[in-house]
RNA sequence: CUUUGCUCAGAGCAAACCCAUCGAAAGGUGGGGACGCAGAGUAACGGGGCUAAAGCUGAAAGGCCAUGCCCGCCGAGCCGCCAAA
Numbered sequence: 001c002u003u004u005g006c007u008c009a010g011a012g013c014a015a016a017c018c019c020a021u022c023g024a025a026a027g028g029u030g031g032g033g034a035c036g037c038a039g040a041g042u043a044a045c046g047g048g049g050c051u052a053a054a055g056c057u058g059a060a061a062g063g064c065c066a067u068g069c070c071c072g073c074c075g076a077g078c079c080g081c082c083a084a085a
Base pairs, nucleotide, nucleotide: 002085003084004083005082012037013036017032018031019030020029021028022027035072041078042077045075046074047073048070049069050068055064056063057062
């Protein structure tokens, strides 16, 4: 340096659910809580998914739409711990 995660060490993160809070919602944040994770670190670049306030449309019901989100859906990027070969 590359590949891998069978083994070792020390750490790390935290699904569902509950409470508080922000938000139109999706969802975020904080606390509790652990289903899991060897990148469950980072980051919306490509694909995919969620929501639809404003706007457009419609007689209405409704429909369309991301400029709002999700990286714990997949791929690519950046940074990184330990071990083995």

A computed fold for an 85-nucleotide RNA from Candidatus Manganitrophus noduliformans, annotated as c-di-GMP-I riboswitch aptamer. Taxonomically the source falls in Candidatus Manganitrophus (Bacteria, Pseudomonadati, Nitrospirota, Candidatus Manganitrophaceae).